Small-subunit ribosomal RNA from an uncultured bacterium, 1406 nucleotides, folded computationally. The RNAcentral record of the sequence draws on ENA and SILVA.
[in-house]
RNA sequence: AGAGUUUGAUCCUGGCUCAGGAUGAACGCUAGCGACAGGCUUAACACAUGCAAGUCGAGGGGCAGCGGGGUCAGUAGCAAUACUGAUUGCCGGCGACCGGCGCACGGGUGAGUAACGCGUAUGCAACCUACCCAUCAGAGAGGGAUAACCCGGCGAAAGUCGGCCUAAUACCUCAUAAAACAGGGGUUCCGCAUGGGAAUAUUUGUUAAAUGGAUUUUCCGCUGAUGGAUGGGCAUGCGUUUCAUUAGGUAGUUGGUGAGGUAACGGCUCACCAAGCCUACGAUGAAUAGGGGUUCUGAGAGGAAGGUCCCCCACACUGGUACUGAGACACGGACCAGACUCCUACGGGAGGCAGCAGUGAGGAAUAUUGGUCAAUGGGCGAGAGCCUGAACCAGCCAAGUCGCGUGAAGGAUGAAGGAUCUAUGGUUUGUAAACUUCUUUUAUAGGGGAAUAAAGGAUGGGACGUGUCCCAAGUUGUAUGUACCCUAUGGAUAAGCAUCGGCUAACUCCGUGCCAGCAGCCGCGGUAAUACGGAGGAUGCGAGCGUUAUCCGGAUUUACUGGGUGUAAAGGGCGUGUAGGCGGAGAUGCAAGUUGGGAGUGAAAUCCCGGGGCUCAACCCCGGAACUGCUUUCAAAACUGUAUCCCUUGAGUGUCGGAGAGGCAAGCGGAAUUCCUAGUGUAGCGGUGAAAUGCGUAGAUAUUAGGAGGAACACCAGUGGCGAAGGCGGCUUGCUGGACGACAACUGACGGUGAGGCGCGAAAGCGUGGGGAGCAAACAGGAUUAGAUACCCUGGUAGUCCACGCUGUAAACGAUGAAUACUAGGUGUGCGGGGACUGACCCCCUGCGUGCCGGAGCUAACGCAAUAAGUAUUCCACCUGGGGAGUACGAUCGCAAGGUUGAAACUCAAAGGAAUUGACGGGGGCCCGCACAAGCGGUGGAGCAUGUGGUUUAAUUCGAAGCAACGCGAAGAACCUUACCAAGUCUUGACAUCCCGAUGACAGUACAUGUAAUGUGUAUUUUCUUCGGAACAUCGGUGACAGGUGGUGCAUGGUUGUCGUCAGCUCGUGUCGUGAGAUGUUGGGUUAAGUCCCGCAACGAGCGCAACCCCUAUUUUUAGUAGCCAGCAUUUUGGAUGGGCACUCUAGAAAGACUGCCAGGGAUAACCUGGAGGAAGGUGGGGACGACGUCAAAUCAUCAUGCCCCUUAUGACUUGGGCUACACACGUGCUACAAUGACAGUUACAAAGUGAGGCAAACCCGCGAGGGGGAGCAAACCACAAAAAGGCUGUCCCAGUUCGGACUGUAGUCUGCAACUCGACUACACGAAGCUGGAAUCGCUAGUAAUCGUGAAUCAGAAUGUCACGGUGAAUACGUUCCCGGGUCUUGUACUCACCGCCCGUCAAG
Repeated sequence: AGAGUUUGAUCCUGGCUCAGGAUGAACGCUAGCGACAGGCUUAACACAUGCAAGUCGAGGGGCAGCGGGGUCAGUAGCAAUACUGAUUGCCGGCGACCGGCGCACGGGUGAGUAACGCGUAUGCAACCUACCCAUCAGAGAGGGAUAACCCGGCGAAAGUCGGCCUAAUACCUCAUAAAACAGGGGUUCCGCAUGGGAAUAUUUGUUAAAUGGAUUUUCCGCUGAUGGAUGGGCAUGCGUUUCAUUAGGUAGUUGGUGAGGUAACGGCUCACCAAGCCUACGAUGAAUAGGGGUUCUGAGAGGAAGGUCCCCCACACUGGUACUGAGACACGGACCAGACUCCUACGGGAGGCAGCAGUGAGGAAUAUUGGUCAAUGGGCGAGAGCCUGAACCAGCCAAGUCGCGUGAAGGAUGAAGGAUCUAUGGUUUGUAAACUUCUUUUAUAGGGGAAUAAAGGAUGGGACGUGUCCCAAGUUGUAUGUACCCUAUGGAUAAGCAUCGGCUAACUCCGUGCCAGCAGCCGCGGUAAUACGGAGGAUGCGAGCGUUAUCCGGAUUUACUGGGUGUAAAGGGCGUGUAGGCGGAGAUGCAAGUUGGGAGUGAAAUCCCGGGGCUCAACCCCGGAACUGCUUUCAAAACUGUAUCCCUUGAGUGUCGGAGAGGCAAGCGGAAUUCCUAGUGUAGCGGUGAAAUGCGUAGAUAUUAGGAGGAACACCAGUGGCGAAGGCGGCUUGCUGGACGACAACUGACGGUGAGGCGCGAAAGCGUGGGGAGCAAACAGGAUUAGAUACCCUGGUAGUCCACGCUGUAAACGAUGAAUACUAGGUGUGCGGGGACUGACCCCCUGCGUGCCGGAGCUAACGCAAUAAGUAUUCCACCUGGGGAGUACGAUCGCAAGGUUGAAACUCAAAGGAAUUGACGGGGGCCCGCACAAGCGGUGGAGCAUGUGGUUUAAUUCGAAGCAACGCGAAGAACCUUACCAAGUCUUGACAUCCCGAUGACAGUACAUGUAAUGUGUAUUUUCUUCGGAACAUCGGUGACAGGUGGUGCAUGGUUGUCGUCAGCUCGUGUCGUGAGAUGUUGGGUUAAGUCCCGCAACGAGCGCAACCCCUAUUUUUAGUAGCCAGCAUUUUGGAUGGGCACUCUAGAAAGACUGCCAGGGAUAACCUGGAGGAAGGUGGGGACGACGUCAAAUCAUCAUGCCCCUUAUGACUUGGGCUACACACGUGCUACAAUGACAGUUACAAAGUGAGGCAAACCCGCGAGGGGGAGCAAACCACAAAAAGGCUGUCCCAGUUCGGACUGUAGUCUGCAACUCGACUACACGAAGCUGGAAUCGCUAGUAAUCGUGAAUCAGAAUGUCACGGUGAAUACGUUCCCGGGUCUUGUACUCACCGCCCGUCAAG
């Protein structure tokens, strides 16, 4: 000293939370010792029992009890003597009694009290003070009672009553009283106001206990008076909690006179008189509370607290009252009342733990019915002494602080065990243990052993005038045989608690699976949890550790130090003005504030510093400092204040002048709407996106003329004007307010702000009375809509208007209170003034308004910026997380509606401001794409093929799901495939490696058995060799293991789809911004393109685009077989042969195209348009190639792989079945519906491929599928192979047909172990739906669509699918408004999981 938490990220505002310290604590786990200190915070609840205040015989009468003595009697005894009984106060003493002192201290508690109660400082000229000290004076003479005791009565008891006797340091009377005190009058002096003091002479009143001891010396005691000391009483200044949702309170109340009362002042009490007194500087009321020294915290200022200790106060079961006394209205006294408890003979009585122990109750919670008066202190006493639950000690409690210990050193095999895993052997626990050496604090045992004690008294001795003082020896210890010391024994007797996701030091494994649970905040847990539980390890503290509660801190989060209010919470709607606080220049005085010095006080303890004592420390003692305060005194006079004088610049007045929708009242005006009357005129008008309701043939709308009535004032008109704000707009008149300019005559600080108060205050609304044209809440109708209590339309009432009154609120906003001063500029505009100019326009200066831009500065940023949100000052108002809520209650205002003031419970961890990146918008700009449009052809309707859903099933294996699943994985399910189902089998296994044993095989072939598999039996049958064996194979066994198309594509790799071949996506450095970020990449052009050019705080670069690659279009060249044939020759007429490679072609190498050239446009650019040349022209056409990323997109069933799961089964084998099911729905296709056709005949022209387990020619057979056959060909050679559409000729004649071919029957062919489930094809026969297809929807821009055929992969067989090839070969594109998708710039946003977002209300469940 800070940290976490609002966001995708940022800055700010702002709350919540944490880390620290503390406690009279409690709870959980744990626990060895000592010292010091502490211990009912709750029920001021109730209390059993014991103790806590007595003492004095040196005051008195006495003698109950004890001891001694005397006397008498008795018993024992020779006696001494002993014992028993009676008597005697004679002595020691002494219960009870009279009397004195004490009991008002000490001890407890904090209920009450908001008060002179407490604190502090003063005052008493308004007071008291027992015991104590000093001084002065004194103590003469008498008297009458009474308790105890005794007698008697009543009562259960407590107790009480009566009678007789008696004493005193008990009580009373008289005398003395002078210096004393009190009162009265006289004189002189003094002070501080009332007044007081001193001196002097005078008058009245007031006192005694000749008592006690020793003893005759005195001491103690007594009385009066003065002074002191101590302790109290009273008064005053200042300080002392919260609430205004408590604003008025008070009749002894405030004062006076007189009296009473008191120790004393005083309405303290009373009589009379007056009507005062307190209060916004908070009276009164309510709530809460003992106050202080101090304690905790804090850097401090502050905040919180008042336990222990000290001071003060108050109280003593609750309330009241007095008595005694020096002192009480009295904790362990009295009386009365009340509640409660107890005793009772029912008639009456007793009691008060908030003393010390202790009990019950309450509570989370707080101790022993202990010892001693040894010390300290107190009461009484002459003293010894007695009493003392004060006190000192001990006991209990980790409840706190401090100290000590639980061992120290060495010790690596880095043991075992535990935990874990990266390389299976490491790592860690860990020098830790074991083991060796040492020590003994503590513990246990034994022994020794303090200080705290010095006095006093008694005894003895001595000094001074004998009473005081001094000396001597002896006596007194609860704690305590304690502290402490010594010896012995032996590592022996002694470690836990919390935490380990971030904050916050410390990490892994297992279990669990949004469950159980954790959590101070954020949050963790849904199968790989460092956050739950356990374990190992680690971290922190340690006889404690955590949790809970409370306080301060952090929190500058109430801001005095030290905050804010344009948008985050927050400026009153505006003015006027009261109190208050603030205030211009000069001079002089005073000294209240202010500053400095001195004095007093600020108790002690505490805190701090220094020193000392307990072994140290805590603790205790001594000294110092401090106690920031209050009072008083001396001094200063700058500032504030105050008093006086003066000034003019603030403010005001005056004279002159112009501007203005400023206000109020009256009058007047024209345009327009509506209505009425009359004319013209005829069928519609009106209204809307489109309509309808409505009006109109009873004459509307339209138009003309006249009239009525109400309301509002076009143009001018302007970020123009005026006003404090609300607000103010036709014209004229009257009344009236304010501002401004010029002049500088007058006053002389008269000012600014302003809590309350008072006034003004839009619209709507309310009351009474008018008025009512238009408009128009409510309402009605028509539309719209899923609905439409709305938007739109037709009507329409309050209201809007006027007068008078009320209401008192608005986004009453510049979301910005008022005032004053200062602080760069630029440019408009309104109203004035001045200068210059001959004058106009113009120009310059200046005052007051009103705007824009902008610098410094400020601000979280946005922005503000002389009209501040800048720099300063003054005053007012307001804010302190969001919600609850501007709500409830109370008060107040209002006729009402409602306004003003204005909470809490509860709940959340956010709510919010500004700005940033994206995404989105039924926002905008620009651009692109078969996106639309323009066209061509389809799908959707039919039949069939194929895939999917659904359903069914033993199984219909699994996956794919909008585009981007659905002729998809599957380039081909009859068995196999195959993963599914049924049945039957196997268990180291169908497959891999290792070990052991056996065999020489195994496999294959043949036969038999068995449905198949697994099997069984018979026959046949290894290689090399140094002959030891080895290799290999099979079988059997053993366990390590195999195996899994089982799960998780949301644990993954790899691969792929998609946006999208869209033009984008980024980086370095620099710059800007507090920052997220921006810039670059935006802008002007241009492009298919972030393509290029220009400009620019940017300059460069990378991945993408393009190019480089392949095919194709042209040419050249090289080469010339299996390809070709122009020319030559031969020829069976077939490039067949020779020959040639010219051409076609093949396949290598080159060329070619680059906006290169021209013209125009454009900015002299990029580029565009047109042209020339060229095979090709502006990326020529096509392909491959897919940026950063998005979709937790797809795939664990291609493969690989983590984790989980199965292991005589979720593995493996076999047969059969299924994947081919079928009411239905969808996708993709094929064939058609026909004449641009079908059929028959005939006749041309391709390209690209494939072929040995193959392609297969010719020829023969079959109507045909095909069969036979087998030339040729590993192929530019042979074969598949016929290209088809097309051409020509013919038939059909618009029909369910010579269209269409499904379905079915019969007979066949081929492949294959095998065509039943379930293949393809052929022939004949049968001949279904279908006559161009609803809503909707798809493809395509040129060699494209459409149409026609051909080939290949897979494959035994099985394409209408897929991939490839060529043939024929169009139409259209005006254009970018709209639909879809995309790019870019900008704008809004409360979205960022990003519009499939967010979010509001109602209802339901809980």